[in-house]
Molecule: small-subunit ribosomal RNA
Organism: uncultured Enterobacteriaceae bacterium
RNA sequence: AGAGUUUGAUCCUGGCUCAGAUUGAACGCUAGCGGCAUGCUUUACACAUGCAAGUCGAACGGUAGCAGGUCUUUUUCGGAAGAUGCUGACGAGUGGCGAACGGGUGAGUAAUGCGUAGGAAUCUACCUGAAAGAGAGGAAUAGUUAGUGGAAACAUUAAGUAAUACCUCAUAUAUCCGUAUAGGAAAAAGCAGGGGACUUUUUAUAAGCCUUGCGCUUUCAGAGGAGCUUACGUCGGAUUAACUAGUUGGUAGGGUAAAGGCCUACCAAGGUAACGAUCCGUAGCUGGUCUGAGAGGAUGAUCAGCCACACUGGGAUUGAGAUACGGCCCAGACUCCUACGGGAGGCAGCAGUGGGGAAUAUUGGACAAUGGGCGCAAGCCUGAUCCAGCAAUGCCGCGUGUGUGAAGAAGGCCUUAGGGUUGUAAAGCACUUUCAGCAAUGAAGAAGUUGUAUUGGCUAAUAUCCAAUAUAAUUGACGUUAGUUGCAGAAGAAGUACUGGCUAACUCUGUGCCAGCAGCCGCGGUAAUACAGAGAGUGCAAGCGUUAAUCGGAAUUAUUGGGCGUAAAGGGUGUGUAGGUUGUUAAAAAAGUUAGAUGUGAAAUCCCUGGGCUUAACCUAGGAAUUGCAUUUAAUACUUUUUAUCUAGAGUAUUGUAGGGGGAAGUGGAAUUUCCGGUGUAGCGGUGAAAUGCGUAGAUAUCGGAAGGAACACCAGUGGCGAAGGCGACUUCCUGGACAAAUACUGACACUGAGACACGAAAGCGUGGGGAGCAAACAGGAUUAGAUACCCUGGUAGUCCACGCUGUAAACGAUGAAAACUUGCUGUUAGACAUUUAUAUAUGUUUGGUGGCGUAGCUAACGCGUUAAGUUUUCCGCCUGGGGAGUACGAUCGCAAGGUUAAAACUCAAAGGAAUUGACGGGGGCCCGCACAAGCGGUGGAGCAUGUGGUUUAAUUCGAUGCAACGCGAAGAACCUUACCUACCCUUGACAUCCAGAGAAUCUGUUAGAGAUAGCGGAGUGCCUUCGGGAACUCUGAGACAGGUGCUGCAUGGCUGUCGUCAGCUCGUGUUGUGAGAUGUUGGGUUAAGUCCCGUAACGAGCGCAACCCUUAUCCUUAGUUACUAACAAGUAAUGUUGAGCACUUUAAGGAAACUGCCGGCGAUAAUCCGGAGGAAGGUGAGGACGACGUCAAGUCAUUAUGGCCUUUAUGGGUAGGGCUACACACGUGCUACAAUGGUUGAUACAAAGGGUCGCGAAAUCGCGAGGUGGAGCAAAUCUUUUAAAGUCAAUUGUAGUCCGGAUUGGAGUCUGCAACUCGACUCCAUGAAGUUGGAAUCGCUAGUAAUCGUGGAUCAGAAUGCCACGGUGAAUACGUUCUCGGGCCUUGUACACACCGCCCGUCACACCAUGGGAGUGAAUUGUACCAGAAGCAAUGCGCUUAACUGGAAACAGAGAGUAGUUGCCACGGUAUGAUUCAUGACUGGGGUGAAGUCGUAACAAGGUAGCCGUAGGGGAACU
Repeated sequence: AGAGUUUGAUCCUGGCUCAGAUUGAACGCUAGCGGCAUGCUUUACACAUGCAAGUCGAACGGUAGCAGGUCUUUUUCGGAAGAUGCUGACGAGUGGCGAACGGGUGAGUAAUGCGUAGGAAUCUACCUGAAAGAGAGGAAUAGUUAGUGGAAACAUUAAGUAAUACCUCAUAUAUCCGUAUAGGAAAAAGCAGGGGACUUUUUAUAAGCCUUGCGCUUUCAGAGGAGCUUACGUCGGAUUAACUAGUUGGUAGGGUAAAGGCCUACCAAGGUAACGAUCCGUAGCUGGUCUGAGAGGAUGAUCAGCCACACUGGGAUUGAGAUACGGCCCAGACUCCUACGGGAGGCAGCAGUGGGGAAUAUUGGACAAUGGGCGCAAGCCUGAUCCAGCAAUGCCGCGUGUGUGAAGAAGGCCUUAGGGUUGUAAAGCACUUUCAGCAAUGAAGAAGUUGUAUUGGCUAAUAUCCAAUAUAAUUGACGUUAGUUGCAGAAGAAGUACUGGCUAACUCUGUGCCAGCAGCCGCGGUAAUACAGAGAGUGCAAGCGUUAAUCGGAAUUAUUGGGCGUAAAGGGUGUGUAGGUUGUUAAAAAAGUUAGAUGUGAAAUCCCUGGGCUUAACCUAGGAAUUGCAUUUAAUACUUUUUAUCUAGAGUAUUGUAGGGGGAAGUGGAAUUUCCGGUGUAGCGGUGAAAUGCGUAGAUAUCGGAAGGAACACCAGUGGCGAAGGCGACUUCCUGGACAAAUACUGACACUGAGACACGAAAGCGUGGGGAGCAAACAGGAUUAGAUACCCUGGUAGUCCACGCUGUAAACGAUGAAAACUUGCUGUUAGACAUUUAUAUAUGUUUGGUGGCGUAGCUAACGCGUUAAGUUUUCCGCCUGGGGAGUACGAUCGCAAGGUUAAAACUCAAAGGAAUUGACGGGGGCCCGCACAAGCGGUGGAGCAUGUGGUUUAAUUCGAUGCAACGCGAAGAACCUUACCUACCCUUGACAUCCAGAGAAUCUGUUAGAGAUAGCGGAGUGCCUUCGGGAACUCUGAGACAGGUGCUGCAUGGCUGUCGUCAGCUCGUGUUGUGAGAUGUUGGGUUAAGUCCCGUAACGAGCGCAACCCUUAUCCUUAGUUACUAACAAGUAAUGUUGAGCACUUUAAGGAAACUGCCGGCGAUAAUCCGGAGGAAGGUGAGGACGACGUCAAGUCAUUAUGGCCUUUAUGGGUAGGGCUACACACGUGCUACAAUGGUUGAUACAAAGGGUCGCGAAAUCGCGAGGUGGAGCAAAUCUUUUAAAGUCAAUUGUAGUCCGGAUUGGAGUCUGCAACUCGACUCCAUGAAGUUGGAAUCGCUAGUAAUCGUGGAUCAGAAUGCCACGGUGAAUACGUUCUCGGGCCUUGUACACACCGCCCGUCACACCAUGGGAGUGAAUUGUACCAGAAGCAAUGCGCUUAACUGGAAACAGAGAGUAGUUGCCACGGUAUGAUUCAUGACUGGGGUGAAGUCGUAACAAGGUAGCCGUAGGGGAACU
């Protein structure tokens, strides 16, 4: 620090996801030790049991229990019993102090809280300092004793008793009150130790007295603590906008420790709030903690500060302090006891239990230390605390050995079978012993306390007491401590996650869209590095992973640090309030700002430097830091405030200018329609074509007239005006704004603008008018599969006017307003100025508006570019992934339609912008092709042949199956072929290699069988040799293996088809673009051609094109047999038959020839084209071979090869028979025909190219014929196949199912072959079907072509109408490129990229999910009004009771106190009525999701009616 993921690829926007750190965690697997920390986050749920707050006898009366002593009695002589407070001590009680601390929890609380900084009107037990005092009396009461009631808890009566308990009096210069030197109010307690005189007495003591210590009272001060108060800060919601009646303030009084509406009375009407009151939800706050570079964000366990709470609610009492966790009273819920009358209880203390939960520990030890309470002290108490136990919960440390060791062992895994890897790893050898184990030893945590002694202090004192020193004794839960030493032995100690990318690490096997994985992208459908296992590897390590959660990455809420033309995002427009911002100069102030100082910012934490545990974690000392707040002293540039000034912003005045700016009234002509009249006759109208409609009752057309409404042609212009919406005939009136010029004036008066207010197209609504044309709805006609549409004929709201409402639009420049700055060019509009011209004008300068292009710059790109989307400033609005949704609910506005504001659940990993390359378009341009057109002939109809589908079958083997399968693989299925079926056989096999044994091989007879095969015989003994044996062959046996036309052409090689013989496809360097890419290859011409030329940020090159190759057309040279024969000669019935010849033809080798070379024209003088000459041939002469980059997962595993899988007495091999030849039917390709340009019969002429010895086969001969016999010649220019046919010459036939046509069938034959039944070809005789030129549709062909005629070959025993090849005869037509199909180039649009056979919308049906409405139902919270009124407090003083003081002799009275009653306040509770929230609800609405449901095809291309926005109507649905 980034990475993955939208696309075919790219850049951007934008979300999702990952890598990091962290945790009071949990879960899975695993686990050796130690240290230090941490441990109910959930039910503030309920709690059994034990403990958690006591202490003081030096406050008191005392003595229940224990111990000791004394006395008495008794005795078994040990002791026992009783008495005695005498002593140690001490239950219960009075009294004091404490119990308000410590410990727990976080329910409540958004401020009576917390944090920071202040303040004044307060209190404060214990503690410290200071001043003063502590005198004299009194009356009770608990305990106790004796009763009574009660189950108990407890209550009650009588008697009697003490105090540091209580009361009175005295005193008080301080304190308080006070009208203020007056007067008044108000205190106290003693106890303990020691003591020589002295005093008193009951002569033992005790007391007084002195002294010491502790305590007591009053007051002042301090420290620490507590209360009150101010400012600032402190979560979310405005779908919470108004709240408030003691409310805000004052006066008076009360109350409090204390200010205060804290309370009461009266008076005033205030107070809070858009800087967010009130209400709702959530939450203890902070130091800190986690994260982060920081700013921030999240959090508030442990530790520390504050607050709140103690079963729920209310209340007071005591006290210095509480409205009191382990106190009280009342109400409520719950639990327990009960004798049913009543009582008891509160673990959110420590342990522990149940429950809840994913989840959190021992009913432990000790007060040794630290701290707290009480006490003079010893000491006691202390679940605070210190320790131990449990838990890998976290952090830190250590270990599980070290060295050597190659035969690179065995085993595992992989393998190309060689090897590689695990791996120096192991074993082996040599060492070490941390930790754990056993044994021994052994610190520190201890300071104190007590005794004794000495010294000092207090003191009258050597006493007591206190302090210091010395000395002795004594105190450790942890603890079998830490540590140290010894012993033995490598001995007891490694897992876990991952290995497709992100992300370090790969192979095999299994599985086969199954099982499963997954954080995101995504893996899995037979070769899975992604599932599962194994091996190997990578990471971390006593842990490792997963899950949850927080921050980070995320600049993805942007202060630091984002955006808004098209990605989400500028308000429809203006006026203007609050607010924010604000020109120049000077002075002052000093609020902001800056600097210093002071105080504070608790400690801990974090950081730095040290120190202590062996180290670390941890602990600890010091420093820094704590970015803050407050006070104070300065500074004055800027902002601010005040005062004054200026004129550059803004405004006013004057003179002009242009204008569809607005409102009102009036006027006008053209046109449509209707009506009236004339002329006139059969149609008009409308469409792609029609029809509905109108018209003989006279339309349309035409002429004249009238009526009425609406809109204003030309001018008219990226021209004008307006804030926007918008504004267009003409005239008048009223009225707003802008601009120009020049001067004068005001003197910052400005900009923006949340709310607010105004304006605001169309549609729509209300009321009343109006209504020509147009025209939702509606009706009819068409179109169509349908047509609720597009088209047509009609037609109502509406469109128009007035008044009122609505308030939205793709209200768009998709661009908020204002200001400043920043090169230019060129139009146009409204002005001004200067120069010029006779004028018109022209040129220049300048201001305002409005356009085009473009520099810098900006932008993701497109683009913007002085009218910014550039560079800056101010203010407002808005955005934060897509969908759900601009929807629901709520509120508000509206007559309604609806508008504004505006979510969530759920769901997806994308949605999106710009540009690129393709592909596509019922887009465009250019061009080509038998593509169409022009022609000729076919197919489709018939019969047959052949192939395919389908069906059938035991099998009808398999493959090919749009063009590019279908007379295709198959250049030839009777057996064989043959792969299929049935039956019978074989199992190392029909075939290959290796081993062992036997035998030569081989030939042959016979029996059984359908045959394979099996049995029984016979003949035969070979070759080489080193004499061991070997080679070939046959048989037998064992196993390695053979075999497979079994599967996968979607694992492959090779070969092939196709686009397409179309003209294309690319590269290097350069340039250009952020990039994909572009350029080149586009453009202007031209070509069959990316062929060539020119131009050109391109320059070159490659594969293709062309050429080179073959055939053919002309000529030449060479050669001349088997070919040929002109001349010569011979011969024949005749023939190159023969001699001869090489001229010709021809054969087959080599050359020549054609190149736009020449001429003219066109063209840029180019390329080229057109015409011409010559030439056998002319513009590639004709034909062939030759097929670029690639496309189609095209075809082929059945030609062959081959990976993987499957099979192995069978899916292999052999044999026989059958099948591939089936047959209702459908299709393709052909043959033959339908006839007279023909058929039949007779005669007769002319080829080319091939084949031939397992062959072609002549002559001759037989047969009607197929063919037979025959065997000359020929391994071929010699022989043979071999008669070419159409043609030509005649004859016949006369338009008919025929003298056409030949299918089918019967009979008889021939040939091949072991064999023609299934199932061959051919011949003869007989038979003589359909068919009379073929619907829609469709195919081939541009010249020696089509058409037509025959000939040959391959395969082959035989079997072509197929295929391949050959020649004969031999046409027609092409205007042309509008259309169909295919293709090429350029361009355009795109929501396509599996690429239009694409993408994609909505209803309906089904399943699931969340959600809205819903008659209601239930619950919670809360407002208002009323009822009610426990305990308590306050008031009252009528009843009752009453020791302390006062008066009185007393009775009694007064004062004071208590109690009951009453009144006020008030909790629980109740009634009524609202509000809010949650849950649930028959039914219902839309939404989302879901491999293969239905209906259509709305959108994307001109998407086939351009699309979209607002609105209204209509319709199954998209929609119209």